[in-house]
RNA sequence: GCCCUCAUAGCUCAGAGGCAGAGCGCCUGUCUUGUAAACAGGAGGUCGUGGGUUCAAUUCCCAUUGAGGGCU
Numbered sequence: 001g002c003c004c005u006c007a008u009a010g011c012u013c014a015g016a017g018g019c020a021g022a023g024c025g026c027c028u029g030u031c032u033u034g035u036a037a038a039c040a041g042g043a044g045g046u047c048g049u050g051g052g053u054u055c056a057a058u059u060c061c062c063a064u065u066g067a068g069g070g071c072u
Base pairs, nucleotide, nucleotide: 001071002070003069004068005067006066007065010024011023012022013021018055026042027041028040029039030038048064049063050062051061052060
């Protein structure tokens, strides 16, 4: 230098055009002498960034940043 993959909640990851989800974690309540467990409820997201296409973009296209891998 060229090519490929990844980036979504605090963490690990789904979702691949039509209201953004799960597990764990966190908060509150019930239960307990108390903690844990269990059960019920809740909070938390500019979907890396900037553009484009579309009635509508996390999703498709381009560029760019970061991480990982391959080739020379």
A computed fold for a 72-nucleotide RNA from a Microcaldota archaeon, annotated as transfer RNA. Taxonomically the source falls in Microcaldota (Archaea, Nanobdellati).